Annotation
A computed fold for a 74-nucleotide RNA from Candidatus Sungbacteria bacterium RIFCSPLOWO2_02_FULL_51_17, annotated as transfer RNA. Taxonomically the source falls in Candidatus Sungiibacteriota (Bacteria, Bacteria candidate phyla).
[in-house]
RNA sequence: GGUGGUGUAGCUCAGAGGCCUAGAGCACCGGCUUGUCACGCCGGGGGUCGGGGGUUCAAAUCCCCUCACCAUCG
Repeated sequence: GGUGGUGUAGCUCAGAGGCCUAGAGCACCGGCUUGUCACGCCGGGGGUCGGGGGUUCAAAUCCCCUCACCAUCG
């Protein structure tokens, strides 16, 4: 340098154009429970979906460029 893949909440991931105005588990915060802690139960905060552009009435989701990482070829 060529090709392919991944990039969504602190972490691991789901989501394959409208039915969710972006979700789950763990973590974090508050409350209940307990003599205390843990477990359990209830509630809450947190992401403009790597960045930019395009297509569309509408994009995390399609297309192009670009960045990071991984694999592979030379």
Background: It matches the Rfam family "tRNA".